[in-house]
Context: one part of a larger RNA
RNA sequence: UUGGGCGUAAAGCGGGUGUAGGUGGGCUUCUAAGUCAGAUGUGAAAUCCCAGGGCUCAACCCUGGAAGUGCAUUUGAUACUGGAAGUCUUGAGUGUGGUAGAGGUUACUGGAAUUGUUGGUGUAGUGGUGAAAUACGUAGAUAUCAACAGGAAUACCGGAGGCGAAGGCGAGUAACUGGGCCAACACUGACACUGAGACCCGAAAGCGUGGGGAUCAAACAGGAUUAGAUACCCUGGUAGUCCACGCCAUAAACGAUGGAUACUUGAUGUUAGAGGUAUUGACCCCUCUAGUGUCGUAGCUAACGCGUUAAGUAUCCCGCCUGGGGAGUACGGUCGCAAGAUUAAAACUC
Numbered sequence: 001u002u003g004g005g006c007g008u009a010a011a012g013c014g015g016g017u018g019u020a021g022g023u024g025g026g027c028u029u030c031u032a033a034g035u036c037a038g039a040u041g042u043g044a045a046a047u048c049c050c051a052g053g054g055c056u057c058a059a060c061c062c063u064g065g066a067a068g069u070g071c072a073u074u075u076g077a078u079a080c081u082g083g084a085a086g087u088c089u090u091g092a093g094u095g096u097g098g099u100a101g102a103g104g105u106u107a108c109u110g111g112a113a114u115u116g117u118u119g120g121u122g123u124a125g126u127g128g129u130g131a132a133a134u135a136c137g138u139a140g141a142u143a144u145c146a147a148c149a150g151g152a153a154u155a156c157c158g159g160a161g162g163c164g165a166a167g168g169c170g171a172g173u174a175a176c177u178g179g180g181c182c183a184a185c186a187c188u189g190a191c192a193c194u195g196a197g198a199c200c201c202g203a204a205a206g207c208g209u210g211g212g213g214a215u216c217a218a219a220c221a222g223g224a225u226u227a228g229a230u231a232c233c234c235u236g237g238u239a240g241u242c243c244a245c246g247c248c249a250u251a252a253a254c255g256a257u258g259g260a261u262a263c264u265u266g267a268u269g270u271u272a273g274a275g276g277u278a279u280u281g282a283c284c285c286c287u288c289u290a291g292u293g294u295c296g297u298a299g300c301u302a303a304c305g306c307g308u309u310a311a312g313u314a315u316c317c318c319g320c321c322u323g324g325g326g327a328g329u330a331c332g333g334u335c336g337c338a339a340g341a342u343u344a345a346a347a348c349u350c
Stems, first nucleotide, its partner, number of pairs: 003322004007304002012318001014201004021194003025088007033081002035077008049065006091191001092188004096183004103177007110154001115149007125136002162169002206247006216240001220236004258317006266295011299306002323350003332343004
């Protein structure tokens, strides 16, 4: 527990689809549940409040009145909300024509480089560091040339650039496929927003089975450094890194900023479209829409800062917070092969 809040102080679920629920555009008619008004009944007494009275006063007591937010019945009102019917097009969607993109999945292909193998040339060093050493090398290394093998990653283009709901996505070609944006019309006619549960996706690491294994590299070994050095540096090096299928479900999963809609001075880049002016044509210039940056007005903010991509002004819906530690822990439940994840306290203490 009324409330006040959630960029950085505690607090936005990692992201989406969507059920229940909550909320919901313009107009007309009906209804009268909510709402509003009147009447009646009830709302025990005592108490409280007001007026008067009794104990010498007061406390106290007595009498009368008022009040009694409420409930029920009934009669009305109909602006708003709800319900019923009808209608509309601006919200939403469908169609048409364009358009940009590392959006996704699968298959195939390429070149550079690293490593290894074979062969040629060639000879004593190479490598590495702050300096060294371990290491490699006369069984011919390093260097260089040619051929081959194999795996992984895709220089330049490349951009504060693009795409995606987020995680994320970067060589080329093809196939399949999702979404967006722009323009002008046509159609449907509120079909919308949010979303507890639920379901789906979800980096890296990790796990299971089977492959693969070039590089890099936890663990591990050795060399150094050091007082020590279970490190930083060096030489090696196994899981792993890669693929298929199945799990895991977490991250500073960040814009540390939930989603939707409307409104509110501007300046300047950039991406994708459209229109206009101009031109032989292309630029340039002007306007509009959608995205993405920077700076800033009002306003907001504790300040920093935010500022039409709001942290401004409002409405709707969801999630979350409520002093620090104990603790995101224990116990129990659910999920998982496990690692663990999720839900989530208390004693005690300051």